Background: Small-subunit ribosomal RNA, 3' major domain from an uncultured prokaryote, 480 nucleotides, folded computationally. Its Rfam family is "Bacterial small subunit ribosomal RNA". Gene Ontology terms of the family: structural constituent of ribosome and ribosome. The RNAcentral record of the full RNA draws on ENA.
[in-house]
Context: one part of a larger RNA
RNA sequence: UGACGGGGGCCCGCACAAGCGGUGGAGCAUGUGGUUUAAUUCGACGCAACGCGCAGAACCUUACCUGGGCCAGAAACGGCAGGAACCUUGGUGAAAACUGAGGGUGCCCUUCGGGGAAUCUGUUGCUAGGUGCUGCAUGGCUGUCGUCAGCUCGUGUCGUGAGAUGUUGGGUUAAGUCCCGCAACGAGCGCAACCCCUAUCCUAUGUUGCCAUCAGGUUAAGCUGGGAACUCUAAAGGAGACUGCCGGUGUUAAGCCGGAGGAAGGUGGGGAUGACGUCAAGUCCUCAUGGCCCUUAUGUCCAGGGCUACUCACGUGCUACAAUGGGAGGCACAAAGGGUCGCCAACCCGCGAGGGUGAGCAAAUCGGAAAAAACCUGCCUCAGUUCGGAUUGGAGUCUGCAACUCGACUCCAUGAAGUAGGAAUCGCUAGUAAUCGCGGAUCAGCAUGCCGCGGUGAAUACGUUCCCGGGCCUUGUACA
Numbered sequence: 001u002g003a004c005g006g007g008g009g010c011c012c013g014c015a016c017a018a019g020c021g022g023u024g025g026a027g028c029a030u031g032u033g034g035u036u037u038a039a040u041u042c043g044a045c046g047c048a049a050c051g052c053g054c055a056g057a058a059c060c061u062u063a064c065c066u067g068g069g070c071c072a073g074a075a076a077c078g079g080c081a082g083g084a085a086c087c088u089u090g091g092u093g094a095a096a097a098c099u100g101a102g103g104g105u106g107c108c109c110u111u112c113g114g115g116g117a118a119u120c121u122g123u124u125g126c127u128a129g130g131u132g133c134u135g136c137a138u139g140g141c142u143g144u145c146g147u148c149a150g151c152u153c154g155u156g157u158c159g160u161g162a163g164a165u166g167u168u169g170g171g172u173u174a175a176g177u178c179c180c181g182c183a184a185c186g187a188g189c190g191c192a193a194c195c196c197c198u199a200u201c202c203u204a205u206g207u208u209g210c211c212a213u214c215a216g217g218u219u220a221a222g223c224u225g226g227g228a229a230c231u232c233u234a235a236a237g238g239a240g241a242c243u244g245c246c247g248g249u250g251u252u253a254a255g256c257c258g259g260a261g262g263a264a265g266g267u268g269g270g271g272a273u274g275a276c277g278u279c280a281a282g283u284c285c286u287c288a289u290g291g292c293c294c295u296u297a298u299g300u301c302c303a304g305g306g307c308u309a310c311u312c313a314c315g316u317g318c319u320a321c322a323a324u325g326g327g328a329g330g331c332a333c334a335a336a337g338g339g340u341c342g343c344c345a346a347c348c349c350g351c352g353a354g355g356g357u358g359a360g361c362a363a364a365u366c367g368g369a370a371a372a373a374a375c376c377u378g379c380c381u382c383a384g385u386u387c388g389g390a391u392u393g394g395a396g397u398c399u400g401c402a403a404c405u406c407g408a409c410u411c412c413a414u415g416a417a418g419u420a421g422g423a424a425u426c427g428c429u430a431g432u433a434a435u436c437g438c439g440g441a442u443c444a445g446c447a448u449g450c451c452g453c454g455g456u457g458a459a460u461a462c463g464u465u466c467c468c469g470g471g472c473c474u475u476g477u478a479c480a
Stems, first nucleotide, its partner, number of pairs: 001480002003477003007474007015464002019428005026319008034310002042053002064305007077125007086103007107116003129294002132292003138288002140283003143279001145277001150189006156165003169180003195271004200239004206232001210227002214225003242265001245259005321421001325380002328377003339366001342361002347356003387418001392413007434456007
């Protein structure tokens, strides 16, 4: 100087408390451990591994296993030889591959012999290839402490020196934020602001969006003429919020408390943004790369299997256990995002998944699209039930070369556990929790996951003694 303390002081955070809803019990989904297996590829392991890499394992993916093949190789460059390329087709085979048959000549130059470009085959050379090992040799990227308020430097001063001072102190703040003081005076990286979205208004823009006024018109409808007011819109510009104003308080300061005006008030709400560093944290399987290793195999091609196994244990979720509910009928109101190998209206067939036919739309125009909870009407009456839907049998639909291992969905039947979950434990402070549906990426198909969107919409916070994490000062130390 740091680190640590079941030392002290001050302060903060859904850290506790106050509340609301969960997890832990059940069934299922998913990840992991374990076990099994020819293989169940590999990585990730307290927080910060475990719906994680995987924004999609039937083949492919695929890295694993079994079997069948190849050896200058699946890809790139050069030399030589041959055929343009390419197309059709037979045999063996699970395919990869091997082996035949037929067709077929183009473009540029030409002395008509041929040469060249591009491409294919054979051969040959410099070579390739490796998801093999080492993340404790590395780059890059990332997680975490933590969006915590810290981490440092120059000069000066003090100290023999390590180092100190500044950065401590008194106030204050979300903040090393600002003020005052001070052997310090300044500065840098962080904080804040500058950026984006959102909340109000103005200007400008009126089509595909809008419809107040005028006219036409329909069973109905901005449907038509028209309008530029309103809503809204794409790109854009501007106003507005600054403790600016008033009162109180404070040291006359920084600030704090209350009030006015205002759409918004003291950082308005949200996002992006992550200092010096810590964890030899994670990743050699994104990529790059040193070293080591394999080179008829640890490379490469193919078929089938496996990653989907199942006594058990754990994590994360979904659905429930019902009446604030379930089922039936009626009837409203969104936002955001996607669509041409696509979205698919209307009509017909089917109980349905879906099929047929077929208009529009590269989309503020057309379509997916029904929002759901809510609201209204009547049924069920506390029961393992008209709760709950697992499991199983049967019959089907769709995607795809192919749904046996191993897809999703539909219909009929079946109708398991479960009556609120022990010890323990998690999230959340407002348009939040809870609850309700909608969309997207990946994607042929496959979502209870992930990423977004809106609808309805709470309770509680006395307070900082305690638990956890963190910041500053100080103290002790046989620690560095």